[in-house]
RNA sequence: GUGAACACUCUGGAGAGAGCGGCUGCAGCCGCCGCCGAAGGGGCACGAAACGCCGCCGCGUUUCCAAACUCUCAGGCAAAAGGACAGAGGGGCGC
Numbered sequence: 001g002u003g004a005a006c007a008c009u010c011u012g013g014a015g016a017g018a019g020c021g022g023c024u025g026c027a028g029c030c031g032c033c034g035c036c037g038a039a040g041g042g043g044c045a046c047g048a049a050a051c052g053c054c055g056c057c058g059c060g061u062u063u064c065c066a067a068a069c070u071c072u073c074a075g076g077c078a079a080a081a082g083g084a085c086a087g088a089g090g091g092g093c094g095c
Stems, first nucleotide, its partner, number of pairs: 001095003006091001008089005017033001019032005034077003040073001041071003047064007
């Protein structure tokens, strides 16, 4: 100097009931209904590879692979906290 995005610090950062009922030793625990999608986790396309059928085209099977899509297991639904992601900072790493 440059690349990737590894942790840290600062800044920004959405959604959705301060829901209802019961127990209680007032710390909490249990049950019911509604909802959100941005910790984490699961699923899918395109594409790639291998194998089988096959003269070729092609077809089938298996494996790998993404998200802000999807599921809602986990998490969450006043504030606070958390928060994907983005920006900045000085570090660490590779060349």
The prediction has a mean pLDDT of 78. This is a predicted structure of a 95-nucleotide RNA (Glycine riboswitch aptamer) from Rhodanobacter spathiphylli B39. NCBI's taxonomy places the organism under Bacteria, Pseudomonadati, Gammaproteobacteria, Rhodanobacteraceae, Rhodanobacter spathiphylli.